RNA sequence: CCGCGCGGGAGAGCUGGACACCAGCGCCGAAGGGGCAAUUCCUCCCCGGAACCUCUCAGGCACCAGGACCGCGCGG
Numbered sequence: 001c002c003g004c005g006c007g008g009g010a011g012a013g014c015u016g017g018a019c020a021c022c023a024g025c026g027c028c029g030a031a032g033g034g035g036c037a038a039u040u041c042c043u044c045c046c047c048g049g050a051a052c053c054u055c056u057c058a059g060g061c062a063c064c065a066g067g068a069c070c071g072c073g074c075g076g
Base pairs, nucleotide, nucleotide: 001076002075003074004073005072006071007070008069013025014024015023016022017021026061027060028059032057033055034054035053039051040050041049042048
């Protein structure tokens, strides 16, 4: 670093209807994906790159599930 197992793990919703689904309007940022205009980082400027920044395409806005990331164990 990768894979598997276990544990932890955020945000954001109203209205209507034939109510877990659909429609309208709104919203979130932590799978994935895009971008470098602003911010931050790569010692400083330029260039270039990256991000927990940004966009919100996908996804999500009761529970469940998912979930970046963190810890432990096993294997490579």